[in-house]
RNA sequence: GGUCGAGUGGUGGAACUGGCAGACACGCGGGACUCAAAAUCCCGUGCUAGCAAUAGCAUAAGGGUUCAACUCCCUUCCCGACCA
Numbered sequence: 001g002g003u004c005g006a007g008u009g010g011u012g013g014a015a016c017u018g019g020c021a022g023a024c025a026c027g028c029g030g031g032a033c034u035c036a037a038a039a040u041c042c043c044g045u046g047c048u049a050g051c052a053a054u055a056g057c058a059u060a061a062g063g064g065u066u067c068a069a070c071u072c073c074c075u076u077c078c079c080g081a082c083c084a
Stems, first nucleotide, its partner, number of pairs: 001083005007077001010026003019067001027045006046057004060076005
C1' cells in the first nucleotide's frame, strides 16, 4: 500500500426485507428477608432542559439517499485478520 471484518449506555451484548434504539445479562442505587451479613426476591438505572408533567438529543466522526437509517452509499478516524 491492497482486501475483508468490527466500532451501540458504566461493562458484555441484542435490534438484518430500512419501520418504537439500547432488549437480555452484569454492574450500580433503593427496598424486602436476616441478630448481622451472604445468597435470593422486588423496584429503579443513557444524556440535557424542566419543580413536575414532559420535551429534545444520543449507535466511532462528517456528509448523502429515503416519509423513515445502528442497518444502504461516500469520505475520514481507530481496532483486528489476511495479502503484498

The RNA shown here (transfer RNA) has 84 nucleotides and comes from an uncultured bacterium. The coordinates come from a structure-prediction model, not an experiment, and the mean pLDDT is 82. It was read from a public genome assembly.